[in-house]
This record gives sequence, structure tokens and C1' cells, in this order.
RNA sequence: GGUACGAAAGGGCCACUCCAGCCGAAAGACUGGAGGCGCAAAGCCGUAAGCCUAAGUUCGAAUCAGAAUAAGGCCGUUGCGGUUGCCGAA
Repeated sequence: GGUACGAAAGGGCCACUCCAGCCGAAAGACUGGAGGCGCAAAGCCGUAAGCCUAAGUUCGAAUCAGAAUAAGGCCGUUGCGGUUGCCGAA
């Protein structure tokens, strides 16, 4: 000097709770605010699995019920792959 790792600081994201609004059948998603757990990819894309919901459909019931099912959702569910990225102590 270079490479790898990644403490601290400044930023970033936003679990969960509350307030206001809005989309959806639901699961959920979005916007703004306050508090605040955590994250070094807790940015994005693809894929497989897992989990949630059941509008519609099928079966059932035949007063009300019920069961199955994703092409609907969850990445702060997990793995794999791709891609972009702030700072750089020991």
C1' cells in the first nucleotide's frame, strides 16, 4: 500500500403500540404523526419451501353452521441465486 472482516459515529429501514386517513371479501397493503424493539443489506428482483386468508369454486348443510382449495397475501418467514449500496477503528 492492497484485500478480507466490521466496532463506533452520522445517517438509513421500521417490529410493536397509539392517533388520523385510505384500498381490500379477508389475510394484508399504503400515507402522515408520536413513542420505540431490533437490523449491516430488516434495499430490490427471481426461484423453491413454509406460514396466513378463502372472495370465487367444490362438497356438505338445508334455520344457522361446516370442510377443502390460491391465480390473493407474508421477506422483521427460511434457503438458494442475481443486482445495487453509507462509514471503515481494532
The RNA shown here (c-di-GMP-I riboswitch aptamer) has 90 nucleotides and comes from an Acidobacteriota bacterium.
Rfam family: c-di-GMP-I riboswitch aptamer. Rfam's curators write: GEMM was predicted in a large-scale screen for bacterial structured RNA regulatory elements.
The coordinates come from a structure-prediction model, not an experiment, and the mean pLDDT is 80.
The model forms 95% of the base pairs in the Rfam consensus.
It was read from a public genome assembly, where an Rfam model found it.
Lineage of the source: Bacteria > Pseudomonadati > Acidobacteriota.